[in-house]
Molecule: transfer RNA
Organism: Prevotellaceae bacterium
RNA sequence: GCUGAUGUAGCUCAGUGGUAGAGCACUUCCUUGGUAAGGAAGAGGUCAUGAGUUCAAUCCUCAUCAUCAGCU
Numbered sequence: 001g002c003u004g005a006u007g008u009a010g011c012u013c014a015g016u017g018g019u020a021g022a023g024c025a026c027u028u029c030c031u032u033g034g035u036a037a038g039g040a041a042g043a044g045g046u047c048a049u050g051a052g053u054u055c056a057a058u059c060c061u062c063a064u065c066a067u068c069a070g071c072u
Stems, first nucleotide, its partner, number of pairs: 001071007010024004018055001026042005048064005
């Protein structure tokens, strides 16, 4: 330098056009004499950034950035 993959909650990951979810973690409560375990509720997201297509974009297209892999 070229090519490809990935980027979503604190962490690990779903979600293939119609208002974004799970597990663990966090907060509150219940249960216990007290912990652990268990149960209920809740908070936490400019979906890497910017543009485009569309009535509508996490999703499609382009560019940029970061990480990883391959080639040279």